[in-house]
């Protein structure tokens, strides 16, 4: 150089074109206990890598372009 896969809360994942983007864990507040874990209950966090496009409506489709993994030359 070419090609393929991935990039969504602090971390791991889930959403194959419509609801206020879910779930685990982690924080955090609260109840519980002499304390602490555990267990309940709640909350706080992601405009989805980045920039156009197509639609009424895009994480989701389609182009660029960045980074990571892989593979061909």
């Nucleotide at each position: 150089g070419g090609g393929g896969c991935c990039g969504u809360g602090g971390u791991g994942u889930a959403g194959c074109g419509a609801u206020u983007a879910a779930c685990a864990c982690a924080u955090c507040c609260g109840c519980c206990u002499g304390u602490c874990a555990c267990g309940c209950g709640g909350a706080a966090g992601a405009u989805c890598g980045c920039g156009g496009g197509u639609u009424u409506g895009a994480c989701u489709c389609c182009c660029g372009u960045c980074g990571g993994c892989c593979c061909c030359g």
The RNA shown here (transfer RNA) has 73 nucleotides and comes from a Candidatus Woesebacteria bacterium. Its Rfam family is "tRNA". By type it is a transfer RNA. Rfam's curators write: Transfer RNA (tRNA) molecules are approximately 80 nucleotides in length. Lineage of the source: Bacteria > Bacteria candidate phyla > Candidatus Woeseibacteriota.